[in-house]
RNA sequence: GGGCGAUUAGCUCAGUUGGCUAGAGCGCUACAUUGACGUUGUAGAAGUCGGGGGUUCGAAUCCCUCAUCGCCCA
Numbered sequence: 001g002g003g004c005g006a007u008u009a010g011c012u013c014a015g016u017u018g019g020c021u022a023g024a025g026c027g028c029u030a031c032a033u034u035g036a037c038g039u040u041g042u043a044g045a046a047g048u049c050g051g052g053g054g055u056u057c058g059a060a061u062c063c064c065u066c067a068u069c070g071c072c073c074a
Stems, first nucleotide, its partner, number of pairs: 001073007010026004019057001028044005050066005
C1' cells in the first nucleotide's frame, strides 16, 4: 500500500430484504425477603447504534469518507 471483517447500554452480544417508541443476558440502583450476605421476586437507571456527510417521506440498517481493532496479501 491492497483486500476482508468488526464497532449497538459498564461488559458480552442480538437486531430487521429501511417503517414508526432500540433490545437481551450479566452487571448496577431501590424495594421486598434474610440476623446479615447470597439467592429469588418486583421496579428502575444507563444508548449522539464509533465520528462526519449523503440518499430517502423515513437510516442502527443503503452509499461515501475518516477513526480504532483483528485477519490475510504484498